Predicted 3D model of a 539-nucleotide part of an RNA (small-subunit ribosomal RNA, 5' domain) from a Bdellovibrionota bacterium. Its Rfam family is "Bacterial small subunit ribosomal RNA". Model confidence (mean pLDDT): 80 of 100. The source organism's lineage runs through Bacteria, Pseudomonadati and Bdellovibrionota.

Context: one part of a larger RNA
RNA sequence: GAACGAACGCUGGCGGCGUGCCUAACACAUGCAAGUCGAACGUGAAAACCUUCGGGUGAGUAAAGUGGCAGACGGGUGAGUAACACGUGGGUAAUCUACCCCAGAGUCUGGGAUAACCUGCCGAAAGGCGGGCUAAUACCGGAUAAUUCCCAAGAGAACCAUAAUCGAUUUUCUUGGAAAAGGGAGCUCGCAAGAGCCCUUGCUUUGGGAGGAGCCUGCGCCUCAUUAGCUAGUUGGUAAGGUAAUGGCUUACCAAGGCUUCGAUGAGUAGCUGGUCUAAGAGGACGACCAGUCACACUGGAACUGAAACACGGUCCAGACUCCUACGGGAGGCAGCAGUGGGGAAUAUUGCGCAAUGGACGAAAGUCUGACGCAGCAACGCCGCGUGAGUGAAGAAGGCCUUCGGGUUGUAAAGCUCUGUCGGAAGGGAAGAAAACUCUUGGAGUGCAUAGCUUCAGGAAUUGACGGUACCUUCAAAGGAAGCACCGGCUAACUCCGUGCCAGCAGCCGCGGUAAUACGGAGGGUGCAAGCGUUGUUC
Numbered sequence: 001g002a003a004c005g006a007a008c009g010c011u012g013g014c015g016g017c018g019u020g021c022c023u024a025a026c027a028c029a030u031g032c033a034a035g036u037c038g039a040a041c042g043u044g045a046a047a048a049c050c051u052u053c054g055g056g057u058g059a060g061u062a063a064a065g066u067g068g069c070a071g072a073c074g075g076g077u078g079a080g081u082a083a084c085a086c087g088u089g090g091g092u093a094a095u096c097u098a099c100c101c102c103a104g105a106g107u108c109u110g111g112g113a114u115a116a117c118c119u120g121c122c123g124a125a126a127g128g129c130g131g132g133c134u135a136a137u138a139c140c141g142g143a144u145a146a147u148u149c150c151c152a153a154g155a156g157a158a159c160c161a162u163a164a165u166c167g168a169u170u171u172u173c174u175u176g177g178a179a180a181a182g183g184g185a186g187c188u189c190g191c192a193a194g195a196g197c198c199c200u201u202g203c204u205u206u207g208g209g210a211g212g213a214g215c216c217u218g219c220g221c222c223u224c225a226u227u228a229g230c231u232a233g234u235u236g237g238u239a240a241g242g243u244a245a246u247g248g249c250u251u252a253c254c255a256a257g258g259c260u261u262c263g264a265u266g267a268g269u270a271g272c273u274g275g276u277c278u279a280a281g282a283g284g285a286c287g288a289c290c291a292g293u294c295a296c297a298c299u300g301g302a303a304c305u306g307a308a309a310c311a312c313g314g315u316c317c318a319g320a321c322u323c324c325u326a327c328g329g330g331a332g333g334c335a336g337c338a339g340u341g342g343g344g345a346a347u348a349u350u351g352c353g354c355a356a357u358g359g360a361c362g363a364a365a366g367u368c369u370g371a372c373g374c375a376g377c378a379a380c381g382c383c384g385c386g387u388g389a390g391u392g393a394a395g396a397a398g399g400c401c402u403u404c405g406g407g408u409u410g411u412a413a414a415g416c417u418c419u420g421u422c423g424g425a426a427g428g429g430a431a432g433a434a435a436a437c438u439c440u441u442g443g444a445g446u447g448c449a450u451a452g453c454u455u456c457a458g459g460a461a462u463u464g465a466c467g468g469u470a471c472c473u474u475c476a477a478a479g480g481a482a483g484c485a486c487c488g489g490c491u492a493a494c495u496c497c498g499u500g501c502c503a504g505c506a507g508c509c510g511c512g513g514u515a516a517u518a519c520g521g522a523g524g525g526u527g528c529a530a531g532c533g534u535u536g537u538u539c
Stems, first nucleotide, its partner, number of pairs: 001539004006535005013385006019378002021343001026341003030338003035069003040066002043063001048057003076296003086220007095213003100209008108142004117132006150177009160167001182201003186197004222268003229259003234256008271293004275286004298319005321332004349375001351374003357371001358369004388418004398409004422480001424475005438460009483528005488509003494523005504511002
């Protein structure tokens, strides 16, 4: 000199954009943060209003339940981790992949339950047990899948790959095996139940894709040798188990190996990276915000479900802590958003909205979304603007200094003439952010069809948290808006008074013991400026 997620002191007008628990991964009151689907399914209120007192409307609404999908994303934190955790380059012929896209084939026929509900019982509660009824895209059988298609096992051949083996692909034969299916719109027939046609959306199975994930591996990756030896599932093999998959991943047996001064092992510290700061660069330091990735979710352990978790707002066990209790037993987990206590030099609102973007569910309308968009608080940072402009010498008064002549403050003020940024008041402003969805018109495709459905183009209407905000206009009015540090040298800026090695200053050198430009005050000056200094840290 530059920088900061800063803090402290004095001061403080406005706006834009950012940023804001670095400490106790300390404990948490309260509210909210993950639901959705009636176009999978069976049930099904009440308030209120009307009433002819029978009932009707509310309403097949709300709601709970079965079932599906989502809750593994999004959001938080950095405790652990020196590791294939991360970064980068490869491998997977050792693998998986829900939703999405493309293509092929199919979607036949049966069955038994169960929740909700009714009822009985136990319990203070949390909750639980028994009996009875019922549905499904819930659950369980059977058929078909044969030459073709798929999977598993066995046998044979070709080809590819590898240093070689294991092996991949194609093909022939034999044996065995896998379907959950329905829902919705329209037309025709039918008294109805329903049947047929067609469209759409699902479902089963197979191949491929996209995106995602697992595993392996070369290289890179802090300090200490005042840490020199470490290791028995240890190193390798065989066999088996396990996994989506390789592998001591696990087990049994066999062998005695494996790592290490090119730093093993141990100890300490630490999430890693893109990057950030500094520096001419090389380098050094750091890893807040934003982005990628990993790990964690009161502490430790475990599995279940599922395509994926060993799962922040799921389950079980143990522990610590807190709460309820009828003492028998139960409930909880803010390192989500706010907020509280505590710790600390120190870090914000128990706000508004789903209007936008994104996500979950849904055919859609839509619902949910403390993600997100906004607002609030804080000079915490960066940037911009203002605190007036012109004129004005009787160089006024006052202050300070003085050699008493004067000098300086100083065109500074007053006065006169103006302007109107910001702030204030009033009015306008339904700005932009907005296009989708919906409705409608026309075309195309499908189709027996002028139904219906899908798709394209045009038109119409509707939807804003911010917010009566930004912006514009008008009005009044110089009115409401300057401080902080320093002035001995380094280092820009000097005099007087007070004090008298005292009181004090100080980054270094050093000032102060009676003329202190160095202490304290004043006048003046210098520097920066809504900030200025100090402290801390890095280069």